[in-house]
RNA sequence: GGAGCUAUAGCUCAGUGGUAGAGCAAUCGACUGCAGAUCGAUAGGCCGCCGGUUCGACUCCGGCUGGCUCCU
Repeated sequence: GGAGCUAUAGCUCAGUGGUAGAGCAAUCGACUGCAGAUCGAUAGGCCGCCGGUUCGACUCCGGCUGGCUCCU
């Protein structure tokens, strides 16, 4: 220098164009002599940034930035 993949909750990841979910972690409660385990509930996101397409974008398209990999 060129190419591909990727960016969603604190972490790991789902999410087929129609108001975004799970597991773990956190907080509270139940249970327990206390704790752990288990069960229940709550909180936590304007989906990396800027544009475009569309009635409508996490999703499709372009650019930028970061990460990973490959080629030279």
Molecule: transfer RNA
Organism: Ostreobium quekettii